[in-house]
RNA sequence: GUCCCCAUCGUCUAGUGGCCCAGGACCCCGGGUUCUCAGUCCGGUAACAGGGGUUCAAAUCCCCUUGGGGAUA
Numbered sequence: 001g002u003c004c005c006c007a008u009c010g011u012c013u014a015g016u017g018g019c020c021c022a023g024g025a026c027c028c029c030g031g032g033u034u035c036u037c038a039g040u041c042c043g044g045u046a047a048c049a050g051g052g053g054u055u056c057a058a059a060u061c062c063c064c065u066u067g068g069g070g071a072u073a
Stems, first nucleotide, its partner, number of pairs: 001072007010026004018056001028044006049065005
């Protein structure tokens, strides 16, 4: 240089065009239980790498950029 794969809550992940103003687990926060802590139960906060395009509708399809990983000489 060329080609391929990946990027979603603090962390790990689900999602395969509309059912989802993005769901789950752990963490964190609040409350109940407890003399206290742990545990447990209930509730809550929090995310689509950036830009553009296609479409009635995009986390999802296409292009570019950024970052990470791999193959090749």
Transfer RNA from a Pirellulaceae bacterium, 73 nucleotides, folded computationally. It matches the Rfam family "tRNA". Rfam describes the family as follows. Transfer RNA (tRNA) molecules are approximately 80 nucleotides in length. The RNAcentral record of the sequence draws on ENA and Rfam. RNAcentral records the identical sequence in 2 taxa. The organism belongs to Pirellulaceae, within Bacteria. The prediction has a mean pLDDT of 82.